[in-house]
Context: one part of a larger RNA
RNA sequence: GGAUGAACGUUGGUGACAUGAUUAACACAUGCAAGUCAGACGGGAAGUGGUGUUUCCAGUGGUGGAUAGGUGAGUAACGCAUAAGAACCUUCCCUCGGGAGGGUAACAACAACUGGAAAUGGCUACUAAUACCCUAUGGAAUAAGCCUGAGGAGUAAAAGGAGGAAUCCCCCUGAGGAGGGGCUCGUGUUUGAUUAGCUAUUUGGUGAGGCAAUGACUUACCAAGGCGACGAUCAAUAGCUAGUCCGAGAGGAUAACCAGCCACACUAGGACUGAGACACAUCCCAGACUCCUACGGGAGGUAGCAGUGGGGAAUUUUUCGCAAUGGGUGAAAACCUGACGGAGCAAUGCCGCGUGGAGGAGGUAUAAGGCCCAUGGUUCAUGAACUUAUUUUCCUGGAGAAGAAGAAAUGAUGGUAUCUAGGGAAUAAGAAUCGGAUAACUCUGUGCUAGCAGUCGUGGUAAUACAGAGGAUGCAAGCAUUAUCU
Numbered sequence: 001g002g003a004u005g006a007a008c009g010u011u012g013g014u015g016a017c018a019u020g021a022u023u024a025a026c027a028c029a030u031g032c033a034a035g036u037c038a039g040a041c042g043g044g045a046a047g048u049g050g051u052g053u054u055u056c057c058a059g060u061g062g063u064g065g066a067u068a069g070g071u072g073a074g075u076a077a078c079g080c081a082u083a084a085g086a087a088c089c090u091u092c093c094c095u096c097g098g099g100a101g102g103g104u105a106a107c108a109a110c111a112a113c114u115g116g117a118a119a120u121g122g123c124u125a126c127u128a129a130u131a132c133c134c135u136a137u138g139g140a141a142u143a144a145g146c147c148u149g150a151g152g153a154g155u156a157a158a159a160g161g162a163g164g165a166a167u168c169c170c171c172c173u174g175a176g177g178a179g180g181g182g183c184u185c186g187u188g189u190u191u192g193a194u195u196a197g198c199u200a201u202u203u204g205g206u207g208a209g210g211c212a213a214u215g216a217c218u219u220a221c222c223a224a225g226g227c228g229a230c231g232a233u234c235a236a237u238a239g240c241u242a243g244u245c246c247g248a249g250a251g252g253a254u255a256a257c258c259a260g261c262c263a264c265a266c267u268a269g270g271a272c273u274g275a276g277a278c279a280c281a282u283c284c285c286a287g288a289c290u291c292c293u294a295c296g297g298g299a300g301g302u303a304g305c306a307g308u309g310g311g312g313a314a315u316u317u318u319u320c321g322c323a324a325u326g327g328g329u330g331a332a333a334a335c336c337u338g339a340c341g342g343a344g345c346a347a348u349g350c351c352g353c354g355u356g357g358a359g360g361a362g363g364u365a366u367a368a369g370g371c372c373c374a375u376g377g378u379u380c381a382u383g384a385a386c387u388u389a390u391u392u393u394c395c396u397g398g399a400g401a402a403g404a405a406g407a408a409a410u411g412a413u414g415g416u417a418u419c420u421a422g423g424g425a426a427u428a429a430g431a432a433u434c435g436g437a438u439a440a441c442u443c444u445g446u447g448c449u450a451g452c453a454g455u456c457g458u459g460g461u462a463a464u465a466c467a468g469a470g471g472a473u474g475c476a477a478g479c480a481u482u483a484u485c486u
Base pairs, nucleotide, nucleotide: 001486002485003484004483006482007481009479010478013353014352015351017349018348019346020345026309027308028307030306031305032304035063036062037061040060041059043057044056045055046054070264071263072262079189080188081187082186084184085183088181089180090179093177094176095175096174097173098172099171101135102134103133111124113122114121115120147151160169161168162167190236191235192234197227198226199225202224203223204222205221206220207219208218209217239261240260241259243254244253245252246251266287267286269284270283271282289300290299291298292297317343319342320341321340325339326337327336328335329334357388358387359386369380370379372377394423395422396421397420398419399418403413430475432473433472434471435456436455441470442469443468444467445466451458452457
């Protein structure tokens, strides 16, 4: 000199775009953040004089909730980066095929009775389905897999809905694809030897089990191996990377925002469902904490968005909208969406604009005034006043978007941006420095005092270095300081 998710002091006009808990992965009041489908199903309710149509609802069922969003505690690891690989899975989506015949039995809801303060149950009886089960077809489903010498044995499917119909949607099943995921491996990946030995399922083989799959992943037997000064083990620290900052480069530092991967969801462990989880707003057990209680027992988890307390130098609104983009469900209309799009707050950063422009006479007096000087004058200073024109911004009124894809309708933002009329220089400059390095100097006060200082240093009666004043210099809606990197 450059840089920062900065902070502090002081000052502060405006716009665009970004950014905003780096500390306590500390504790959390309140509200919202994942629902949807009545064109799968029985039922209940509203409404109507009645039918029909319509609307709503708890429940069964389907699908989603494993995405999106947050955080960086743990992790020195196939975690990540890069380059390869073989023994795998894949809901939804795309392509090409085949199929969907018949039947049975239940369980919720609802109803009766009943336990409990509540959370939430118990019992009896009834009922539907795209819920569940049996069976047929099917060996051309050329199944896969399994056993085996050839060859053989042997198992499994489905559901309907809408419509007047055509037909559409859904369902079962095979092959392929796309995208996604699991696994293995070469290389790279912080510090310490004042950590030198570590390992017993440890390393390998055979058999078995298990898994979607390979494998000590697990287990029985057998062998005694395996790693290590090319740093094992242990300890400390740490999410990794594309990137970002500095640098001509080599390289150093860093991992905020944005993007990819990983890990976590009060702490520790386990599991169910499912294509996918060992699951942030699922379940079970244990623990700490908080709350309710009729003391018998229950409820909870903001590292989602806002917000509160706390600690801290320090970090925002308990806001608007689903109009756009994207996602879930649905045939669709639509519903949901603190993702997202916006607004609010903060000079936190970067960029742009402004705080005015032009002229500026008059000489006995360069207005007055300040400062210096010493009775000559110099400087602030063409600066102000004054004259004149203008209006970025500002105030008042009028018009008023694009972003909406379309035949039309549909805009949170927003009466915003922008345009236009009127008004009037009107509403808008500071902070630091001035001894040298380093651009900018004098006076007064003080008198090794008070003080300054990043460094050299300065101050003891003429201080360009302290304090004040006048003037000046470099920056400028900022300017200095502190912290950190280079």
The prediction has a mean pLDDT of 80.
Small-subunit ribosomal RNA, 5' domain from Viscum album, 486 nucleotides, folded computationally.
Rfam family: Bacterial small subunit ribosomal RNA.
Lineage of the source: Eukaryota > Streptophytina > Pentapetalae > Viscaceae > Viscum.